[in-house]
RNA sequence: CCCCGAAAGGGCAAACCCAUCGUGAGGUGGGGGCGCAAAGCUACGGGACCAGUGACGAGGUUGGCCGGGCUGCCGAAG
Numbered sequence: 001c002c003c004c005g006a007a008a009g010g011g012c013a014a015a016c017c018c019a020u021c022g023u024g025a026g027g028u029g030g031g032g033g034c035g036c037a038a039a040g041c042u043a044c045g046g047g048a049c050c051a052g053u054g055a056c057g058a059g060g061u062u063g064g065c066c067g068g069g070c071u072g073c074c075g076a077a078g
Stems, first nucleotide, its partner, number of pairs: 003078001011036002016031006034064001040070003044067003047062004
């Protein structure tokens, strides 16, 4: 330094509820915890969703759907 992931200190926050923004998928804030060792960031590829079209394409959403990229706390066994 890399893989892996005990312990310790912590971190994030699903569904749902309230408020709010958006045509919508969904976002934001508060509550709430299903879970997460990157559930930190990123829309580059794929998937799913929204909107639109006769259809396609272009547009948008989703990072807690999968993959990739960037960054990161701790330090046991192996």

Overview:
The prediction has a mean pLDDT of 89. A computed fold for a 78-nucleotide RNA, annotated as c-di-GMP-I-GGC riboswitch aptamer. Rfam family: c-di-GMP-I-GGC riboswitch aptamer. Rfam links the family to the GO term cyclic-di-GMP binding.